This is a predicted structure of a 62-nucleotide RNA (Fluoride riboswitch aptamer (crcB RNA motif)) from Methanospirillum hungatei. It was read from a public genome assembly, where an Rfam model found it. The organism belongs to Methanospirillum, within Archaea. The model forms 100% of the base pairs in the Rfam consensus.
C1' cells in the first nucleotide's frame, strides 16, 4: 500500500418523522409492478413488519 479478521459505530429494506422488532450490508445493503425490441404509456403503497403523527387519495357522515 493491499489483503482477511475483530472492535465500535453507523447505514440500508421503491418517497416524510418517532418507537419497537427483524434482515442485510461495511462503500456495500438498495433503487415497485404491467406492457413495449427501447422510449414512451399504465398502475398499487408514506410501514421490511406493527403502532403513531404528518402530507395525499377514496367513501360516507356531522
Nucleotide at each position: 500500500a493491499u489483503g482477511u479478521a475483530u472492535g465500535c459505530a453507523g447505514g440500508u429494506g421503491a418517497u416524510g418523522g418517532g418507537g419497537u422488532u427483524c434482515a442485510c450490508c461495511u462503500u456495500a445493503a438498495u433503487u415497485g409492478c404491467u406492457c413495449u425490441u427501447u422510449u414512451c404509456a399504465g398502475c398499487u403503497a408514506a410501514u421490511g413488519a406493527c403502532c403513531c403523527c404528518u402530507g395525499u387519495g377514496u367513501g360516507a357522515g356531522a